[in-house]
Molecule: transfer RNA
Organism: Patescibacteria group bacterium
RNA sequence: GCCAGUGUAGUUCAAUAGAAGAACAGUGGAUUUGUAAUCCAUCAAUGUCGGUGCAAGUCCGACCGCUGGCU
Numbered sequence: 001g002c003c004a005g006u007g008u009a010g011u012u013c014a015a016u017a018g019a020a021g022a023a024c025a026g027u028g029g030a031u032u033u034g035u036a037a038u039c040c041a042u043c044a045a046u047g048u049c050g051g052u053g054c055a056a057g058u059c060c061g062a063c064c065g066c067u068g069g070c071u
Stems, first nucleotide, its partner, number of pairs: 001070007010024004018054001026042005047063005
């Protein structure tokens, strides 16, 4: 330099174009003499900019990051 894949919560992962979720973690509470465990509640995300479309995490383009391959 060229090609392909990938980007969603602090982490690991879901989500047929039609209400963005789970687990763990964090915070608060209940329970306990206390801790752990358990239970309840809560916090928090679609890489950026455009396009298509009634509607985009999803489809298309460019850019950015990461991974792999070729040279």